[in-house]
């Protein structure tokens, strides 16, 4: 200095003036009037996970159903986060093996069972012979030699039949581990060496796993297919649920009781359903939270502990806007509705950090 990847912060500011919402103080017949303070986000979006909180007498048990899935930590909890392991992809380095960096992983089990793998191909799971290779028999033919002159022996080329074969070729996403040597009529883990796979022991590690030494000739893939294993799960949701006010007319039917089924338990002065009539205003929930900021300790890290400080929107047909001046350059995505922790998605641009890389100079 160029490019790429990953992460973090900001994403309009200052002053004046008029206006809006909440709180406090004072005032007023009166939320009348006045002043002060505060007033949308990094995602407020998605409604995808997890909770706090509220109610249901049973939040008891079993089955069903659903969710998660490498190991170890963090957290209120999680399918989230951190660290590690393994597999795969890309780049760089290296003689190779391998190592490093970045990224991804829906990462338990296929020898418990059932399915599926189209087409092509001989054959797609405990599956197989299309071409080919080899042997034998018969037969056609070329050629050499011999002598018995049309026979014998040998070496080739072709056809038919029988048998052997899975090394070579073809088909395919995938063809019963790979490479090399020996062996064989030709071949094959048939034998051997090395690698791979499975498994036993030892060493290191909390563990997932890694390394080493042996043993065994050693039957694909797919479980975001059914299934098996391990762990977990009451339900509904702020339109939850309370308080004050207002109003009230019943009729009919059933047996229930906050996922479904069963059992237990409670209940008929109970629990509901359908039709019909009446009332529906205010207020709580509603913002002090698993809160934020700073410093220090601790840990590889996610985090956690101690001390000090702060008081940070609560609307309800739904509040923060208009104008002027200056600065900045960046005017992007976009507006709380009970609250919080995550994940995912959108985002013009500015600044910073880390890793890799291009070019130049010393």
């Nucleotide at each position: 200095u160029u490019u790429g990847c990953a992460g973090a912060u900001c994403g309009g500011g200052u002053a004046g003036u008029c206006g809006c919402u909440u709180u406090u103080u004072a005032u007023u017949a009166a939320g009348u009037u006045a002043a002060a303070a505060a007033g949308a986000g990094g995602a407020a979006a998605g409604u995808c996970c997890g909770g706090g909180c509220u109610c249901c007498a049973u939040a008891g048990a079993a089955c069903a159903a659903g969710a998660u899935g490498c190991c170890g930590g963090g957290u209120a909890a999680c399918u989230c986060c951190c660290g590690g392991g393994c597999u795969c992809u890309u780049u760089u380095u290296u003689u190779a093996g391998a190592a490093a960096a970045a990224g991804a992983g829906a990462c338990a089990g296929a020898a418990a069972g059932u399915g599926c793998c189209a087409c092509a191909g001989a054959a797609a799971c405990a599956a197989g012979a299309c071409c080919g290779c080899c042997a034998u028999a018969c037969u056609u033919u070329u050629u050499a030699a011999g002598c018995u002159u049309g026979c014998u022996u040998g070496a080739g080329a072709g056809g038919u039949a029988u048998g052997g074969u899975a090394a070579g070729g073809g088909u395919g996403a995938a063809a019963g581990g790979g490479u090399g040597a020996g062996g064989u009529a030709a071949g094959a883990g048939c034998u051997c060496a090395c690698c791979g796979a499975u498994u036993u022991u030892c060493u290191g590690g909390c563990a997932a796993c890694a390394g080493a030494a042996g043993a065994u000739g050693c039957u694909g893939g797919u479980a975001a297919a059914c299934c098996u294993c391990a762990u977990c799960u009451g339900g509904a949701g702020c339109a939850a649920a309370g308080c004050u006010a207002a109003a009230c007319a019943g009729c009919a039917a059933a047996u229930g009781g906050u996922u479904g089924u069963u059992c237990g338990c409670c209940u008929a002065u109970a629990u509901u359903u359908g039709c019909g009539g009446g009332u529906a205003a205010g207020u709580u929930g509603c913002u002090a939270g698993a809160g934020c900021u700073a410093a220090g300790g601790u840990g590889u890290g996610a985090g956690u502990c101690u001390u000090a400080g702060c008081g940070u929107a609560g609307a309800u047909a739904g509040a923060u806007g208009g104008c002027u001046a200056c600065c900045g350059a960046u005017u992007a995505c976009a507006g709380a509705a009970c609250c919080c922790g995550g994940c995912u998605u959108a985002c013009a641009g500015a600044u910073c950090u880390g890793c890799a890389u291009u070019u130049u100079u010393u």
This is a predicted structure of a 362-nucleotide RNA (Bacterial RNase P class A) from a Spirochaetales bacterium. Lineage of the source: Bacteria > Pseudomonadati > Spirochaetota > Spirochaetia > Spirochaetales.